[in-house]
RNA sequence: GGGGCUGUAGCUCAGUGGUUAGAGCAGGGGACUCAUAAUCCCUCGGUCGCAGGUUCGAUCCCUGCCAGCCCCA
Numbered sequence: 001g002g003g004g005c006u007g008u009a010g011c012u013c014a015g016u017g018g019u020u021a022g023a024g025c026a027g028g029g030g031a032c033u034c035a036u037a038a039u040c041c042c043u044c045g046g047u048c049g050c051a052g053g054u055u056c057g058a059u060c061c062c063u064g065c066c067a068g069c070c071c072c073a
Base pairs, nucleotide, nucleotide: 001072002071003070004069005068006067007066010025011024012023013022018056027043028042029041030040031039049065050064051063052062053061
């Protein structure tokens, strides 16, 4: 330098154009218990990597850039 994959909550990930973007774990509160653990309930948490474009409408499609990993040279 060329190509591919990935980027969504603190972490691991889902979400193949349509109200309000979700799960598990973690965090906070509560129930239960003499108490702890486990279990159950509630709750908190997001500029969907950045900037444009297409569209009535974009996490999703297109382009560029950035970062990580891999391959080729």